[in-house]
RNA sequence: CAGAUGGCCGCGUGAGAGUCCGCGACGCUUCGGCGUCGACGGACGCCGAAGGGGCAAGGUGGGCACCGGACGUGCCGCCGAAACUCUCAGGCAACCGGAACGCGGCCGGACG
Numbered sequence: 001c002a003g004a005u006g007g008c009c010g011c012g013u014g015a016g017a018g019u020c021c022g023c024g025a026c027g028c029u030u031c032g033g034c035g036u037c038g039a040c041g042g043a044c045g046c047c048g049a050a051g052g053g054g055c056a057a058g059g060u061g062g063g064c065a066c067c068g069g070a071c072g073u074g075c076c077g078c079c080g081a082a083a084c085u086c087u088c089a090g091g092c093a094a095c096c097g098g099a100a101c102g103c104g105g106c107c108g109g110a111c112g
Stems, first nucleotide, its partner, number of pairs: 001112001006107008018044005023038006045092003051088001052086003058079003062076005
C1' cells in the first nucleotide's frame, strides 16, 4: 500500500404453532340461560428462526491390544457443523421479539 474471515450499530425484509374450562366485565334474555370481550388462573395440546443441549463424515502429540520394534490395524476415550435433532429456555391475537438476507456506517487488521 492493500483491506480477507470476523465483530458492532442503524434501517428494510423476515416463518411456525390453541383449544377447552374457570373467573371477571359488558350486552341480551322467555330468568332456564345465551353472546361478545379479556391477555387473569388452570388443564391438555402445539411451534422452532433468540439463547442452550445432541451427533455424521472426519480428526486425534490420549489409553489399551495385536507386533521383536517401526509402520499399520482394532477397541475405548476426546474433539467434531447445520435451517438436522431435543424442546431446557423461548413462543402459539396484535405489539415486541426473531435465525438469516440486503443496504449504509464503523471497529479490526489475515494473506499478499
Model confidence (mean pLDDT): 80 of 100. A computed fold for a 112-nucleotide RNA from an uncultured Thermoleophilia bacterium, annotated as Glycine riboswitch aptamer. The sequence was found by an Rfam model in a public genome assembly. Its Rfam family is "Glycine riboswitch aptamer". On this family, see Babina et al., MBio 2017: "In Vivo Behavior of the Tandem Glycine Riboswitch in Bacillus subtilis". Gene Ontology term of the family: glycine biosynthetic process.